This is a predicted structure of a 72-nucleotide RNA (transfer RNA) from Prosthecobacter dejongeii.
Rfam family: tRNA. Rfam links the family to the GO term triplet codon-amino acid adaptor activity. About the family: Transfer RNA (tRNA) molecules are approximately 80 nucleotides in length.
[in-house]
RNA sequence: GACCCCUUCGUCUAGCGGUUAGGACACAUCCCUUUCACGGAUGCGACACGAGUUCGAUUCUCGUAGGGGUCG
Numbered sequence: 001g002a003c004c005c006c007u008u009c010g011u012c013u014a015g016c017g018g019u020u021a022g023g024a025c026a027c028a029u030c031c032c033u034u035u036c037a038c039g040g041a042u043g044c045g046a047c048a049c050g051a052g053u054u055c056g057a058u059u060c061u062c063g064u065a066g067g068g069g070u071c072g
Stems, first nucleotide, its partner, number of pairs: 001071007010025004018055001027043005048064005
């Protein structure tokens, strides 16, 4: 330098054009317990950035950024 893949709560992950953007762990509060742990309830919290297509985009297209891989 060329090509390909990935980017979603703090972490891991589901999603295949119309979802309240879901789950697990973590965190906070409460319950339980003599206390801790375990367990239970509730809460918190996310679509990398910009543009386009569309009535409607996390999803499709293009570009940018970051990460990974193959080739040279």